RNA sequence: AGACGCGCGAAGUGAGGAUCGCCGGCGGGCCCUUCGGGGCGCCGUCGGAGGAAAGUCCGAGCUCCACAGGGCAGGGUGCCGGGUAACGCCCGGGCGCCCCGGCUCACCGAGCCGGGGUGACGGAAAGUGCCGCAGAGAGCAGACCGCCGAUGGCUCCCCUCGGGGGGCACAGGCAAGGGUGAAAGGGUGCGGUAAGAGCGCACCGGGCCGCCGGAGACGGAGGUCGCAGGGUAAACCCCACCUGGAGCAAGGCCGCGUAGAGGACGAGGAGUCGCCCGCUCCGUUCGAGUCCCGGGUAGGCCGCUCGAGGCCGGCAGCAAUGACGGUCCCAGAUAAAUGAUCCUCCUCCGCUCACGCGGAGACAGAACUCGGCUUAUUCCGCGCGUCUCUUG
Numbered sequence: 001a002g003a004c005g006c007g008c009g010a011a012g013u014g015a016g017g018a019u020c021g022c023c024g025g026c027g028g029g030c031c032c033u034u035c036g037g038g039g040c041g042c043c044g045u046c047g048g049a050g051g052a053a054a055g056u057c058c059g060a061g062c063u064c065c066a067c068a069g070g071g072c073a074g075g076g077u078g079c080c081g082g083g084u085a086a087c088g089c090c091c092g093g094g095c096g097c098c099c100c101g102g103c104u105c106a107c108c109g110a111g112c113c114g115g116g117g118u119g120a121c122g123g124a125a126a127g128u129g130c131c132g133c134a135g136a137g138a139g140c141a142g143a144c145c146g147c148c149g150a151u152g153g154c155u156c157c158c159c160u161c162g163g164g165g166g167g168c169a170c171a172g173g174c175a176a177g178g179g180u181g182a183a184a185g186g187g188u189g190c191g192g193u194a195a196g197a198g199c200g201c202a203c204c205g206g207g208c209c210g211c212c213g214g215a216g217a218c219g220g221a222g223g224u225c226g227c228a229g230g231g232u233a234a235a236c237c238c239c240a241c242c243u244g245g246a247g248c249a250a251g252g253c254c255g256c257g258u259a260g261a262g263g264a265c266g267a268g269g270a271g272u273c274g275c276c277c278g279c280u281c282c283g284u285u286c287g288a289g290u291c292c293c294g295g296g297u298a299g300g301c302c303g304c305u306c307g308a309g310g311c312c313g314g315c316a317g318c319a320a321u322g323a324c325g326g327u328c329c330c331a332g333a334u335a336a337a338u339g340a341u342c343c344u345c346c347u348c349c350g351c352u353c354a355c356g357c358g359g360a361g362a363c364a365g366a367a368c369u370c371g372g373c374u375u376a377u378u379c380c381g382c383g384c385g386u387c388u389c390u391u392g
Stems, first nucleotide, its partner, number of pairs: 001388009010378001014345007022048007029040004050363001054374002057372005062247004069277004074243005079093005094121001095119011122238002127236002129232003144178002146174003151171002153168006186204006205227001206225004211220003251302004260293001262292004268282004309328005315322002346361006
């Protein structure tokens, strides 16, 4: 210097100033008043869209059902520990897999270290299901090509009591080599065998056992056993933990207005998904309630912004974060508020000898609020790491 990756911050048609305009708060003024308060195109002052406001995927606060609950089904999460109001989120750690670089070794493989990425990461020995085609064979299996043919069989030669050698590949043996496949009943090597095979052995791997370290997931070394009965649970299922419902179009107040002697069912019914038990209330022809048909209203105010709030500081902690101290108030619109013009400044591109001129500047607008996740986006700033090149 280049390339790649990771983390943090910022918000770039923005900032500052001027002129006019919009919404809200506060103060003042003017007008009205039933003295509660209301109105004003009056004045002043302060404030006014995001890191994602997006998706509506999670979790809550809040509101109502309701102060009678419990359970089932259903749904969600899934390594360990911590954080948090909580979470499917965040932090740290463990294990697995992948990539890059370096080192070591008994080197076509293995181990270790560093950096980065990623995991839908409980259980397959509780059970059920599925693994098409291909292939001999895909679960307690299997012989297509092959290898052997010692022993049994057939056959030829030599020797000639016996035996030896060769051929065949029939009987029989094998699953080591090849093939099929996503996957084939551990891997490498040595021995052994007729040829083989954990058949035996060494190492790796695996099961079991206890020991050591660690809060734990796990890790380490050792002993023992030839030794194993594949994969799949984002298939059903099992296990552990969590879980009422509906939602600001929640809910409350005021105002306006009309049309219900409407119909059906009816002895049981209602109580915020469904089912069961329980409880409470209403009702059994003076009939609760459910459903259907029809009619009216669609206005105003509250909810509506002081919050698990922001910023700063040191302390504790690897960190997420926490308590403490200080300081600040930072949109509440309602058919939907921040717009227009000019000047200066910022970054980049092009032109110019230069002065300077011209152009461009991402994704994108709150609607009850907050903690997350996901998606879109910037030739911005800062820091760190890996590799390559060059220079000293």
A computed fold for a 392-nucleotide RNA from a Gemmatimonadota bacterium, annotated as Bacterial RNase P class A. NCBI's taxonomy places the organism under Bacteria, Pseudomonadati, Gemmatimonadota. Of the family's consensus pairs, 94% are formed in the model. Rfam family: Bacterial RNase P class A. Its family is annotated with ribonuclease P activity, tRNA processing and dimeric ribonuclease P complex in the Gene Ontology. About the family: Ribonuclease P (RNase P) is a ubiquitous endoribonuclease, found in archaea, bacteria and eukarya as well as chloroplasts and mitochondria. Rfam classes the family as a ribozyme.